[in-house]
RNA sequence: AUUAGAGUUUGAUCCUGGCUCAGAACGAACGCUGGCGGCAGGCCUAACACAUGCAAGUCGAGCGCCCCUUUCGGGGGGAGCGGCGGACGGGUGAGUAACGCGUGGGAACGUGCCCCUUUCCACGGAAUAGCCUCGGAAAACUGGGAGUAAUACCGUAUAAGCCCUACGGGGGAAAGAUUUAUCGGGAAGGGAUCGGCCCGCGUUGGAUUAGGUAGUUGGUGGGGUAAUGGCCUACCAAGCCGACGAUCCAUAGCUGGUUUGAGAGGAUGAUCAGCCACACUGGGACUGAGACACGGCCCAGACUCCUACGGGAGGCAGCAGUGGGGAAUCUUAGACAAUGGGCGCAAGCCUGAUCUAGCCAUGCCGCGUGAGCGAUGAAGGCCUUAGGGUUGUAAAGCUCUUUCAGGGGGGAAGAUAAUGACUGUACCCCCAGAAGAAGCCCCGGCCAACUACGUGCCAGCAGCCGCGGUAAUACGUAGGGGGCAAACGUUGCUCGGAAUUACUGGGCGUAAAGGGUGAGUAGGCGGUCGUGCAAGUCAAAGAUGAAAUCCCGUGGCCUAACUGCGGAACUGUCUUUGAGACUGCAUAACUUGAGGAUGGUUGAAGAAAACGGAAUUCCCGGUGGAGCGGUGAAAUGCGUAGAUAUCGGGAGGAACACCUGAGGCGUAGGCGGUUUUCUAAGCCACUCCUGACGCUGAAUCACGAAAGCUAGGGGAGCGAACGGGAUUAGAUACCCCGGUAGUCCUAGCCGUAAACGAUGGAUACUAGAUAUUCCUGCCGUUGGGUGGGGGUGUCGAAGCUAACGCGUUAAGUAUCCCGCCUGGGGAGUACGGUCGCAAGGCUGAAACUCAAAGGAAUUGACGGGGGCCCGCACAAGCGGUGGAGCAUGUGGUUUAAUUCGACGCAACGCGAAGAACCUUACCUGGGCUUGAACUGGCGGUAGUAGGAACCCGAAAGGGCGACGAUCCCGGGCAACCGGGAAGCUGUCAGAGGUGCUGCAUGGCUGUCGUCAGCUCGUGUCGUGAGAUGUUGGGUUAAGUCCCGCAACGAGCGCAACCCUUGUCUUUAGUUGCCAGCGAGUCAUGUCGGGCACUCUAAGGAGACUGCCUCGGAUAACGGGGAGGAAGGUGGGGAUGACGUCAAGUCAGCAUGGCCUUUAUGUCCAGGGCUACACACGUGCUACAAUGGACGGUACAGAGGGAUGCAAAACCGCAAGGUUGAGCUAAUCCCUAAAACCGUUCUCAGUUCGGAUCGGAGGCUGCAAUUCGCCUCCGUGAAGUCGGAAUCGCUAGUAAUCGCGGAUCAGCUACGCCGCGGUGAAUACGUUCUCGGGCCUUGUACACACCGCCCGUCACAUCACGAAAGCUGGUCGUGCCCGAAGUCACUGUGCUAACCGCAAGGAGGCAGGUGCCGAAGGCAUGGUCGGUGAUUGGGGUGAAGUCGUAACAAGGUAACAAU
Repeated sequence: AUUAGAGUUUGAUCCUGGCUCAGAACGAACGCUGGCGGCAGGCCUAACACAUGCAAGUCGAGCGCCCCUUUCGGGGGGAGCGGCGGACGGGUGAGUAACGCGUGGGAACGUGCCCCUUUCCACGGAAUAGCCUCGGAAAACUGGGAGUAAUACCGUAUAAGCCCUACGGGGGAAAGAUUUAUCGGGAAGGGAUCGGCCCGCGUUGGAUUAGGUAGUUGGUGGGGUAAUGGCCUACCAAGCCGACGAUCCAUAGCUGGUUUGAGAGGAUGAUCAGCCACACUGGGACUGAGACACGGCCCAGACUCCUACGGGAGGCAGCAGUGGGGAAUCUUAGACAAUGGGCGCAAGCCUGAUCUAGCCAUGCCGCGUGAGCGAUGAAGGCCUUAGGGUUGUAAAGCUCUUUCAGGGGGGAAGAUAAUGACUGUACCCCCAGAAGAAGCCCCGGCCAACUACGUGCCAGCAGCCGCGGUAAUACGUAGGGGGCAAACGUUGCUCGGAAUUACUGGGCGUAAAGGGUGAGUAGGCGGUCGUGCAAGUCAAAGAUGAAAUCCCGUGGCCUAACUGCGGAACUGUCUUUGAGACUGCAUAACUUGAGGAUGGUUGAAGAAAACGGAAUUCCCGGUGGAGCGGUGAAAUGCGUAGAUAUCGGGAGGAACACCUGAGGCGUAGGCGGUUUUCUAAGCCACUCCUGACGCUGAAUCACGAAAGCUAGGGGAGCGAACGGGAUUAGAUACCCCGGUAGUCCUAGCCGUAAACGAUGGAUACUAGAUAUUCCUGCCGUUGGGUGGGGGUGUCGAAGCUAACGCGUUAAGUAUCCCGCCUGGGGAGUACGGUCGCAAGGCUGAAACUCAAAGGAAUUGACGGGGGCCCGCACAAGCGGUGGAGCAUGUGGUUUAAUUCGACGCAACGCGAAGAACCUUACCUGGGCUUGAACUGGCGGUAGUAGGAACCCGAAAGGGCGACGAUCCCGGGCAACCGGGAAGCUGUCAGAGGUGCUGCAUGGCUGUCGUCAGCUCGUGUCGUGAGAUGUUGGGUUAAGUCCCGCAACGAGCGCAACCCUUGUCUUUAGUUGCCAGCGAGUCAUGUCGGGCACUCUAAGGAGACUGCCUCGGAUAACGGGGAGGAAGGUGGGGAUGACGUCAAGUCAGCAUGGCCUUUAUGUCCAGGGCUACACACGUGCUACAAUGGACGGUACAGAGGGAUGCAAAACCGCAAGGUUGAGCUAAUCCCUAAAACCGUUCUCAGUUCGGAUCGGAGGCUGCAAUUCGCCUCCGUGAAGUCGGAAUCGCUAGUAAUCGCGGAUCAGCUACGCCGCGGUGAAUACGUUCUCGGGCCUUGUACACACCGCCCGUCACAUCACGAAAGCUGGUCGUGCCCGAAGUCACUGUGCUAACCGCAAGGAGGCAGGUGCCGAAGGCAUGGUCGGUGAUUGGGGUGAAGUCGUAACAAGGUAACAAU
């Protein structure tokens, strides 16, 4: 000093698992913006090419010469000879996987300048540059001659010390300058510094690189070097390295450190510092203390430049700078003042090292862009529910301040005497004025921050999830807000989060992952007790771990960044000493691990041989006579040439019924008739023996189902392929008839399986219960009981697990060893290698693409899954529809318009309970424009408002316009004056819209469904979604009730309460009723009277499984019965849970938003909604005799009726008309039909049926043509009971008969809503169809099966593989050529010093020869790339084509291998 998570797979959950985000960092770049200062940093790319200038010179106190100057003392300069330095400093990271680097050691070395010590510095000689002269040359440069100096060169002498030695001896130095100090030279020894060499350890990836090596490994002799050494050479030996990864390939300078991280670790190696390597590319040496030398030389090559074409010159990876490359990286600056370096005695000179300045927000750090007060909360902007809110104390205004920048003045330190590039810099003082100084990103979640407008799956956004299809907090803009701030964002890269490679710190039954099984090598690990050693281990001390950095403390710049000093740390390595527990090694023992011996025992363990019976098929024969066989049904097939069937005989192959068992054996694969032989194994009992001999197990070896392959046999049955028959839209299938490989045997391959317990092996420990198998002890003995072992199962404690589940046969608790995993797809594919006869196996990627893929469990939904149950669901019945005509609605078509909506059930006689005008929304035409209706503001208004008549016009509307006003208040006698109201008019706000959006909505409604369900609280269970309750056993119409139960209760539904109807009763009797009494009539409650009855309408009673009996569990309840008007919810109605369908409705109403405003508003006339080749739905009327027609005659209920119902009477055939009693209605009116009784028709397109058409009338209404209804006369169509299919109904129901009402002037009503009359049949039952409820099961579905989803083909596009070849890089191998150069040899050229009198010699130079040798050439091979007609599969894509493989029993269970 110290450990944070989030989003995203699902309807939801837990887990696994990837992807993504928040953090930090940067030599960065890009976008936008930009005030100041300090400290740092600045070609990461082309080790690409470089113009120009500078970057290494210096010394006259080594030497001669020349020039200038002079005060004649001297001073200065130049080119040379000579010395020292150009091996440092500076740059770069190409190469290098290496003793290159890091760290720690070592012995066989060198070291200029520096320090210490000892010692010497004597005597000679010959040249040469410069200079002079004669030449050559374009240049670079160069030749001949004459002459000259030295601290240049050479010889001699000397030798303390030194070197060599065959111990006799031999060898080898020097330099002077100045004269005053001094500086310098030689030799030797030592030191210091620096360097060379050797070794241990550490140091990237790839095995789809497994073998490499010939000076290679070692030795001996020699050479070479400063020095060891195959460093080199000759000879000898055959070694050396390698799975602890050699060799090869790829990549890379290494380190201190930097960055991230809690750490361990990961990534990295800019700046600063240490080491290494390189200097245009390759090779080479020279000089030197030091180089094989960045600004030296030689050669080769490429490139650039100059050239008089003969030749020459060059090397910025020094500092600046240029071009180029690139996303990208600075000035051709100042100074040697400081620090340091070279030379020099020194002065000094040189120094692009260095110190500074310049440029750049590249980074880190600091400062500023003002401070206080200031509410009419100004204006403006934005939003708004129109009130207000917000921007916002923000501004303005008032009062202040002046940091920074600006102006003026002063002015350091850096310097220890002189010397300051920086620099008039830092700093200080004064002055003026808020004055010159704020942006960037974001605001859906992660993630702090929300509104409006625009846009309308467009434009766009996006890190992930995802936004955008007309109300976008997600795009764009604005307002507002959030964050950071001279910056802010984006991109890239690194670490983190990621325990997502897990040492710390993960896993492998089902998520990715246990090798198919065994034997066993290396390796890893290993029982008990001693002793020794000290490798590991632990401790102490020492050495080292450079400095800087990090950390702590304390100083210096105003602070910070930055920096000085001190400390700690540097977790490492080495050495020495010690300890001896544990591991190890060595040794001595032990028996419990392991093994062996003895005696038993078990079994489908293996191999070989022999034998057996049943069955199938075939062959022969007999009997027999028409079919057999096969299927869902058939057909192909077999059969009169005799099948099938049956009997007898025979052949052949394969497999072994019963026993047989979640039983046994085996390592796994696997093993099943019987007998024999051979072989192996396990277990038990008992003691004895060996003495850790063990466990595991890369590599390796062996075994290894089925299919397949090779060769040879065999072949009964079965049976890929194939043929035929069916099925089907098709059917290369499922089904059927045949049938070849194969299945079997021998020999050999293959080596894979869902080779599974999806669970590697071994050992130890941790409750049990129960079943079975093998051995065995004891008790008892026909069964049995109780123990000890070995196996095989089931259920379960603890524990584990995401859950499911596992649980002494672990998936528990631990140890050891092996194998394997790291998102899905691409892909177990490609390439390479290897094995195989082949098929193919093993090993095994990448590009690209997706944000998931997946496991377990949950709730639903679904299933051509299962169980239980219900419903006019089927069945049993009755009557219909579908055929006809007509009515009506819809589609379609048509039209100027045929207004709009409703579309499976749940649209279609629906909205519409009334379209001739109106309605009306549509069309055509004509008008109006504050409008037909509403509210408000402002202005005007007495001949004003209103308005007869008249004109135009289809009307609406327009024009003219006699006449002509009203109310309120104040003043006034009055006339009248002033103001206001109403009306009118003008104008501004605004009206209006059946225009759009039912997918923005409210409300209402339909539907599942009057189905029995839907939930909640608390508790409990589960990590959780959730479960429980609500399941179970009964029962019900019912989640109705009872019982049981980790549940106990409750709510919405069910039921009941409500209405009506069925019985009785009380009360009340008018308009109702009339039994009894009276009156009257032909007759009638007509009248008096009465309220008993009917009835009316208020209130009660009644029905509750209450009673009996049987069943049931003693319950709920059910069956039967009694009583009762009614019996088990008596019948009917109203009543519709949570929810589903983005169901329906913006055109009933309301309403957000959008659109329209002389029109999409409004008024009017006419037309249309009524069209008509056609199709469908719903109805009516029929097809007739259970009927039609005629005549007679009886009985309802519920409703309606004052612009109404209308009696009676009269007229008319009738519709209807005339007239009109009564009735505001229990009073009057509308008001029955079928039935019943008679007559007639007699089976026919009719006396059925009534369409259609003609004529004549009636009614309503302004109006009946488009387009009304009714009546009468005439006409008399289709239709003879309806194909496939389909609807309603379970009792006062169906069927059938009429009546009423709403709407309404009238009517299209055959519709709808009600009412009563007459009044059936059938239900065995739940197999099937449809719908529903509960439980359970499977699921890859959740938009929920109208789901999901697979493959080919077609199209587009992307990356990859193969490919005749073409082409390039790189590395080998062999040969050729062979530069420079070292080395060796040579001695035909030349030659000053030394020797020699000379000749000549020694030596040297040049030359020659040879070995090696770079580049180059030829040939060949490996390897890695690029490209390639064509070709192969793969990925992705909104709608394409064909089928339906998988998910449900997915409709043939699915899947693995072949």
Notes:
Small-subunit ribosomal RNA from an uncultured bacterium, 1458 nucleotides, folded computationally. The RNAcentral record of the sequence draws on ENA. Its Rfam family is "Bacterial small subunit ribosomal RNA". Its mean pLDDT, the model's own confidence on a scale to 100, is 86.